[in-house]
RNA sequence: GGGGAUAUAGCUCAAUUGGCUAGAGCACUACGCUGGCAGCGUAGAGGUUGGGAGUUCAAAUCUCCCUAUCUCCA
Numbered sequence: 001g002g003g004g005a006u007a008u009a010g011c012u013c014a015a016u017u018g019g020c021u022a023g024a025g026c027a028c029u030a031c032g033c034u035g036g037c038a039g040c041g042u043a044g045a046g047g048u049u050g051g052g053a054g055u056u057c058a059a060a061u062c063u064c065c066c067u068a069u070c071u072c073c074a
Stems, first nucleotide, its partner, number of pairs: 001073007010026004019057001028044006050066005
């Protein structure tokens, strides 16, 4: 220098190859069970999907540019 992959909640990951309010587990908060801790149950909060632009009625998903990490070639 060139090719490819990944980037979604605090962490680990889904989202059926454009459409139903972006979900799950762990963690966190409140309450209940318990003498208390742990544990269990119920409820809740937490995201503008790495950044920007475009296409579209509609984008996590398609296109382009940039950033970071991993990998292959030279």

A computed fold for a 74-nucleotide RNA from a Patescibacteria group bacterium, annotated as transfer RNA.
The sequence was found in a public genome assembly.
It matches the Rfam family "tRNA".
Its mean pLDDT, the model's own confidence on a scale to 100, is 81.
The source organism's lineage runs through Bacteria and Bacteria candidate phyla.